[in-house]
Context: one part of a larger RNA
RNA sequence: UUGGGUCUAAAGCAUCCGUAGCUGGUUUAGCAAGUCUUCAGUGAAAUCUCAUAGUAAACUAUGAGGCUGGCUGAAGAUACUACUAGACUUGGGAAUGGGAGAGGUCAGGGGUACUUUUAGGGUAAGGGUAAAAUCUGUUAAUCCUAAAGGGACCACCUGUGGCGAAGGCGCCUGACCAUAACAUAUCUGACAGUGAGGGAUGAAAGCUGGGGGAGCGAUCGGGAUUAGAUACCCCGGUAGUCCCAGCUGUAAACGAUGCUCACUUGGUGUUGCAAAACUCUAGUGGUUAUGCAGUGCCGAAGCGAAGGCGUUAAGUGAGCCACCUGGGGAGUACGACCGCAAGGUUGAAACUU
Numbered sequence: 001u002u003g004g005g006u007c008u009a010a011a012g013c014a015u016c017c018g019u020a021g022c023u024g025g026u027u028u029a030g031c032a033a034g035u036c037u038u039c040a041g042u043g044a045a046a047u048c049u050c051a052u053a054g055u056a057a058a059c060u061a062u063g064a065g066g067c068u069g070g071c072u073g074a075a076g077a078u079a080c081u082a083c084u085a086g087a088c089u090u091g092g093g094a095a096u097g098g099g100a101g102a103g104g105u106c107a108g109g110g111g112u113a114c115u116u117u118u119a120g121g122g123u124a125a126g127g128g129u130a131a132a133a134u135c136u137g138u139u140a141a142u143c144c145u146a147a148a149g150g151g152a153c154c155a156c157c158u159g160u161g162g163c164g165a166a167g168g169c170g171c172c173u174g175a176c177c178a179u180a181a182c183a184u185a186u187c188u189g190a191c192a193g194u195g196a197g198g199g200a201u202g203a204a205a206g207c208u209g210g211g212g213g214a215g216c217g218a219u220c221g222g223g224a225u226u227a228g229a230u231a232c233c234c235c236g237g238u239a240g241u242c243c244c245a246g247c248u249g250u251a252a253a254c255g256a257u258g259c260u261c262a263c264u265u266g267g268u269g270u271u272g273c274a275a276a277a278c279u280c281u282a283g284u285g286g287u288u289a290u291g292c293a294g295u296g297c298c299g300a301a302g303c304g305a306a307g308g309c310g311u312u313a314a315g316u317g318a319g320c321c322a323c324c325u326g327g328g329g330a331g332u333a334c335g336a337c338c339g340c341a342a343g344g345u346u347g348a349a350a351c352u353u
Stems, first nucleotide, its partner, number of pairs: 004324003007307002012321001014201004021194003025088006033081002035077008048065007091191001092188003095184003103177007110154002114150008125136002162169002206247006215241002220236004258320006266298009276288004302309002326353003335346004
């Protein structure tokens, strides 16, 4: 390489967009490049096989075959693929309609708690722990009342509920932007799928510059515990956490499960839309069966080493991409690219077992 695989044994890129490539719906005509048939030529010799001969073998000679996949030319076939011209509507896209949503960005407003300050009240403790101590307090703390300032956050509602490609998104109002589902079947007419390179987005921590700093809190200081205690517990507390502008580009970035399409018994919740029946206090009400789309649980067949998966497949098939090939060395070294740095991406070998 072929083959076999990728939830958990090695293996699905963090996610999406998209170039080349690969793959591609129904139908008519043409063409005949691929494809198929027939014929001809070529496919050196040696080697190889068989027969015969040289007195047997090696060896040699002659004849036939094979090597033989292919390549070239001619004549034909036209189902499939490609190509050319045309048509179609189921895939895709657009349009219209009323609904759903913590989808995004920006602006304005609010709420409790916390903390600080001020004023008043009040007096000896407070705080903390398994127990203590460090710590705070007669310069009046802790506690109560009132006011003001500040930063962060958004209880209940909250729901295997919703939205988003993923990361992620939760007080209220507004503006702008975007998206999916449903319904109609109005327009377009294969415009599609995947996607090497490439691009964009990408939690937390971290970095640069400028703000901000209530609470929490790496590092750090102190008190305990302990044989020790560079910890767990306690008292403090810097960076950070927050905002703006940039960088970084990684996570158990997980469903440890790539994307798209088709097919294959069901049951039961829940969310959105549609339309029907019944009901009603007549409202954006309630109940029930149904269709589509999502999101859960249980399970037929089947699959699987098993756990389990099971119309949201890990079942049965198709297309495209990525990745794996014993453990360690090692996600290391070297080189290259990226980065301010931290580091990231790509990524070995010797040796060992």